Model confidence (mean pLDDT): 76 of 100. A computed fold for a 381-nucleotide RNA from an Actinomycetota bacterium, annotated as Bacterial RNase P class A.
RNA sequence: CGAGCCGGCCGGGCGAUCGCGGUGACAUGUCAUCGAGGAAAGUCCGGGCUCCACAGGGCGCGGUGGUGGCUAACAGCCACCCGGGGUAACCCGCGGGACAGUGCCACAGAAAAUAGACCGCCGGGAAGCAAUUUCCGGUAAGGGUGAAACGGUGGUGUAAGAGACCACCAGCGCAUCAGGUGACUGAUGCGGCUCGGUAAACCCCACUGGGAGCAAGGUCAUAAGGGGGCUCCGGCCCCUGCGCGAGCGCUUGAGGACUGCCCGUCCGAUGCUCGCGGGUAGACCGCAUCAGGCCAUCGGUAACGGUGGUCGCAGAGAGAUGAUCGCCCAUCCCGACUUCGGUCGGGUGGACAGAACCCGGCUUACAGGCCGACUCGCCCG
Numbered sequence: 001c002g003a004g005c006c007g008g009c010c011g012g013g014c015g016a017u018c019g020c021g022g023u024g025a026c027a028u029g030u031c032a033u034c035g036a037g038g039a040a041a042g043u044c045c046g047g048g049c050u051c052c053a054c055a056g057g058g059c060g061c062g063g064u065g066g067u068g069g070c071u072a073a074c075a076g077c078c079a080c081c082c083g084g085g086g087u088a089a090c091c092c093g094c095g096g097g098a099c100a101g102u103g104c105c106a107c108a109g110a111a112a113a114u115a116g117a118c119c120g121c122c123g124g125g126a127a128g129c130a131a132u133u134u135c136c137g138g139u140a141a142g143g144g145u146g147a148a149a150c151g152g153u154g155g156u157g158u159a160a161g162a163g164a165c166c167a168c169c170a171g172c173g174c175a176u177c178a179g180g181u182g183a184c185u186g187a188u189g190c191g192g193c194u195c196g197g198u199a200a201a202c203c204c205c206a207c208u209g210g211g212a213g214c215a216a217g218g219u220c221a222u223a224a225g226g227g228g229g230c231u232c233c234g235g236c237c238c239c240u241g242c243g244c245g246a247g248c249g250c251u252u253g254a255g256g257a258c259u260g261c262c263c264g265u266c267c268g269a270u271g272c273u274c275g276c277g278g279g280u281a282g283a284c285c286g287c288a289u290c291a292g293g294c295c296a297u298c299g300g301u302a303a304c305g306g307u308g309g310u311c312g313c314a315g316a317g318a319g320a321u322g323a324u325c326g327c328c329c330a331u332c333c334c335g336a337c338u339u340c341g342g343u344c345g346g347g348u349g350g351a352c353a354g355a356a357c358c359c360g361g362c363u364u365a366c367a368g369g370c371c372g373a374c375u376c377g378c379c380c381g
Base pairs, nucleotide, nucleotide: 001377002376003375004374006372007371008370009369010368012328013327014326015325016324017323018322020035021034022033023032024031025030026029037352041363042362044361045360046359047358048357049213050212051211052210056263057262058261059260061209062208063207064206065205066080067079068078069077070076081095082093083092084091085090096204097203101202102201103198104197105196118143119142120139121138122137123136124135125134126133127132151169152168153167154166155165156164170194172191173190174189175188176187177186178185179184217285218284219283220282225240226239227238228237229236230235242277243276244275245274246273247272248271255267256266257265258264290312292311293310294309295308296307297306298305299304329350332347333346334345335344336343337342
């Protein structure tokens, strides 16, 4: 200098004028202060929180799938192991089980899993002048088909072959030793010689999972009426609380809750269901101080955790966070100048995109720009 790979950050700034929302102070409009994101998106995971509800068992259904750690938890993150890709940095993995069982492997091929003889090779017989044809037996080393064909190379042996046997390998099983928390790695020895792949097919195994969701859920007010108390007899206060009808039921249990079912448990009597009519649709809470941010330090390979300090950084409710002007900045284009570092002028105009209970992740979108680590190649010293 070039190429690659991994990670992080910004993604407009400043000032003025006016406008909007929250909070606080004073006072009835002034001042101060704060006011959209790295993804606020998707709603794909996990939670906090609220209610069912006091919370069990079984079946089913679902989730995850190497080991260890982090975390409130997770399908997340970190580190490592194994397999694959890459020269490498790095990247990828629906990573347990095929000897529990059931399926599937098209076509081609003799044969696709207790799979096999198409061409061949060997031995014997028959026919034929010969080439050759045919029958019986042996064979799976060679060739062919295919994604994949009952381990590989070399030899012994054989009529010809074959793990039939032998040596060395690969694989598998067993045993021992060493390292590691572990997945696993390495070494040595013995052995049958080796009966495929597919579970991202059904399935088996291990671990794990209540449901619904802020439109969760509360408080107040409102309604004719009923009950109680006080009273100066005008009324006031408190509690309860829609009215009418029908059916069922009242502890020998109607009905309801616990996921989909079952068991079991619990609630339940001015109760439950149905029909008709009445009132309300309002206000407030939930609603932002929490698994919070930042800095320092300690521990840890790291994710992350401990300790100390410091800060408070939106809370709307048909839904605020805006508009205008000026300057600066970023990209691109044109022109001029240039000490070749850049300077000046003009124009263009800044991506994806808006909180709605909150948080930790994942996924997707993103104009332009900056920083850092590492790998490879080339050149110079």
The RNAcentral record of the sequence draws on ENA. A source record names the gene rnpB.